[in-house]
This record gives sequence, structure tokens and C1' cells, in this order.
RNA sequence: AAUGAAUCACGCUGACUCACUCAUAUAAUCGCAAGAAUACGGCUUGCGAGUCUCUACCAGCCGACCGUAAAUCGGCUGACUAUGAGUGGCAAUGUCAGGAGG
Repeated sequence: AAUGAAUCACGCUGACUCACUCAUAUAAUCGCAAGAAUACGGCUUGCGAGUCUCUACCAGCCGACCGUAAAUCGGCUGACUAUGAGUGGCAAUGUCAGGAGG
């Protein structure tokens, strides 16, 4: 001198952080493949579509239907996630960007 590591101090700046409500997205929906159950049953896994969109794409209940076969159907209620807005909070902690170092 260079590189790396550890530690200390920013008594630097800005944006954000937590909760709730609302809006938008998506209808918590649809298509398909393989496998599974069978009236005490009606599911499992995967692929795809859908969103100026990341993620998710389920659960419970009610009813129908299927006479034992391979196929489900209707309804109701209940979320998460992304973005935006509003209200409250705004202490601590933490994140990101920039600055400046001992």
C1' cells in the first nucleotide's frame, strides 16, 4: 500500500413499517390428464386458462343426483395475496435508497 474480516459511531437525509375499512383484480372460477372413493362415498396429484397482477384458486354446511358404475351438480357462508385510497396510531424495531466517514 492493496484485499478481506470483526467491531464502533453517523447526536446524516428521504421513503416506508402497525391495525382497521373501502375500491380494483377474480367469478376463491373454468378446461384437461392420471390416479382414488362409492349411497357411512363423491376425493388426490399434476398441467393449462383467467388478472394492466405477485400469490392463491380452498373449507364447512344445506340440497340434488348416481342402485354400486363413473361421473358429479346447484345454493349459502367464510379468506389470502397484489395495488391504490381513507381513518387511527406513529414509541420501539426493522427495510430500502442516497450521503459521509473514524
Purine riboswitch aptamer from Geobacillus thermodenitrificans subsp. thermodenitrificans DSM 465, 102 nucleotides, folded computationally. Rfam family: Purine riboswitch aptamer. The family has 133 seed sequences and 4,097 matches in Rfam 15.1. The family is grouped with related families in Rfam's "Purine riboswitches". The sequence was found by an Rfam model in a public genome assembly. Its mean pLDDT, the model's own confidence on a scale to 100, is 79. The source organism's lineage runs through Bacteria, Bacillota, Bacilli, Caryophanales and Geobacillus thermodenitrificans subsp. thermodenitrificans.